[in-house]
Molecule: SAM riboswitch aptamer (S box leader)
Organism: Bacteroidota bacterium
Order: sequence, then structure tokens, then C1' cells
RNA sequence: AAUUUAUAAAGAAGAGCUGAGAGAACAGGCUCUGUGAAGCUCUAGCAACCGCCCGGCAAGGGAAAUGGUGCUAAAACCUGCCCGAAAAGGGAAUAAUAAAUU
Repeated sequence: AAUUUAUAAAGAAGAGCUGAGAGAACAGGCUCUGUGAAGCUCUAGCAACCGCCCGGCAAGGGAAAUGGUGCUAAAACCUGCCCGAAAAGGGAAUAAUAAAUU
């Protein structure tokens, strides 16, 4: 990098450096931002995919949070593709995270 499976309208902050953008891609919106964006470092926290423990043939399940990730504005910020009178509601696609395989 590719493929497969699962997940998601919940949750969770400070400091230092730096200095203008950011919110996945494209577009339209709408928000955040010199009262400091994004990025890096440290600390803290949230969560529970893998691993560890219990139970079971298995699937579901239970416990814990030291280990491997991950995450800590707004539903994955909303919409754009399909159904629908409807940006109501629902589904799909894509992105993200985890695990397995190549």
C1' cells in the first nucleotide's frame, strides 16, 4: 500500500515552542482561530479494538486498564449519491480507528 471484518449522533485537557491557518479529499455552507490555528514536546484525561484475566464448543458476555494502538470543538460540523414533497427520516459511498491476511 491492497483486501476483509468490526466500530462510531457518547466521552475526554493543561503547559512549553512556534506563528496563520484549521475543521479527511473536491464543492457549497457553517463554525473555530493573535484571548494563538495547524504542527512538535511533556503531563493529564477519555475510551475499550488487540493483548492479559474469568466463563463458554462457539457466538454473545464479565472484570481490569500496567502493555500495543487510538482519541481529547461542533453527529465523521452539515450537505452534495440513492429512496423521499422534504438539507424530515433512512440507506449507500468515501474518509477515520482497530484487528487479520497478502